[in-house]
Molecule: Bacterial RNase P class A
Organism: Acidimicrobiaceae bacterium UBA7830
RNA sequence: GGAGUUGAACGGGUGGCCGCGGCUCAGCAACGACUGGGUCGAGGAAAGUCGGGACUUCACAGGGCAGGAUGCUGGCGAGAGCCAGGUUGGGGCGACCUAACGGAUAGUGCAACAGAGAACAGACCGCCGAUGGGUCGGGCAACCGACCACAGGCAAGGCUGAAACGGUGCGGUAAGAGCGCACCAGCACACAGAGCAAUCUGUGUGGCUUGGCAAACCCCUUCCGGAGCAAGGCCAAGCAGGGAGUGAGCGGCCCGCUCAACACUCCCGGGUAGGCCGCGUAGAUGGAUGGUCACCGGCGCUUCGGCGUCACAGGAUCCCGCUUAUAGGUCAACUCCCCGU
Numbered sequence: 001g002g003a004g005u006u007g008a009a010c011g012g013g014u015g016g017c018c019g020c021g022g023c024u025c026a027g028c029a030a031c032g033a034c035u036g037g038g039u040c041g042a043g044g045a046a047a048g049u050c051g052g053g054a055c056u057u058c059a060c061a062g063g064g065c066a067g068g069a070u071g072c073u074g075g076c077g078a079g080a081g082c083c084a085g086g087u088u089g090g091g092g093c094g095a096c097c098u099a100a101c102g103g104a105u106a107g108u109g110c111a112a113c114a115g116a117g118a119a120c121a122g123a124c125c126g127c128c129g130a131u132g133g134g135u136c137g138g139g140c141a142a143c144c145g146a147c148c149a150c151a152g153g154c155a156a157g158g159c160u161g162a163a164a165c166g167g168u169g170c171g172g173u174a175a176g177a178g179c180g181c182a183c184c185a186g187c188a189c190a191c192a193g194a195g196c197a198a199u200c201u202g203u204g205u206g207g208c209u210u211g212g213c214a215a216a217c218c219c220c221u222u223c224c225g226g227a228g229c230a231a232g233g234c235c236a237a238g239c240a241g242g243g244a245g246u247g248a249g250c251g252g253c254c255c256g257c258u259c260a261a262c263a264c265u266c267c268c269g270g271g272u273a274g275g276c277c278g279c280g281u282a283g284a285u286g287g288a289u290g291g292u293c294a295c296c297g298g299c300g301c302u303u304c305g306g307c308g309u310c311a312c313a314g315g316a317u318c319c320c321g322c323u324u325a326u327a328g329g330u331c332a333a334c335u336c337c338c339c340g341u
Base pairs, nucleotide, nucleotide: 001337002336003335004334005333006332007331008330010328012296013295014294015293016292017291018290020041021040022039023038024037025036026035027034043312047323048322050321051320052319053318054317055228056227057226058225062255063254064253065252067224068223069222071220072085073084074083075082076081086101087100088099089098090097091096102219103218107217108216109213110212124158125157126154127153128152133148134147135146136145137144138143166184167183168182169181170180171179185209187206188205189204190203191202192201193200194199232277233276234275235274241268242267243266244265245264246263247259248258249257297310298309299308300307301306
């Protein structure tokens, strides 16, 4: 000097003119209307509506079933979630990024096709093959050798497959096999060290070695009432009834509990529906901040005169997360490359 990784914040400024919404002051006798002055007036995501909460309400929110969420370790948090770490896998030269995380020894189930055989399996090609049997050769004979096939033995080699019931080597054997041994990996047990822990490292002993999928059903741990500001209150306006039921209340079901039959619930039908609160330093409600000009600023280009361009995008009860979009430059730490000293 360049290129990256991670994190953090910024994301146009000033002025004039015209135009919006709230509040306030003045003019008008006065509310209103109108005119003029002053002042205030969107975001890091306001987006998505994926979550949780505050708040309101269902009389309380009790027990169980069903349903849903949760799931390595430690910590924060009401919770959503966040921070740090661990193990296994993947990407990158690297800084870093990323996926997953209880249980397969409770039970059930699945793995097409291929292949001998896919959970405790397996013989297609193969290897061996004594005695007895057959053939050939040598030999006077006894006998020796070779070949063939059966009984029988093997799972080391090959094949298939995503995956084949430890790996390499030596010994052993008729031929083989952890059958035995050496080393390695794995597993179990014991001890030592580091760490709060998940876990990591080391030493020793030993049987020789005990698949995958739970984002399959399932088992286990911990937790979970509903509905939602169009919630919910207050005032105003308005009246046309008819029928059914014994229950109604709760996200589903059962139990329990409470209330009720002068009531309540449901169905058909008619009428009315305006305002105030909830609602806040923006506070709208047919739902507000825009247009234009000039200068400055950033970025790109430049014949150095200048030209072009400046992101994603706008509330609606409030708060906290998660996810998505974002022109452009700034700061900090770290990584890699090049050059110089």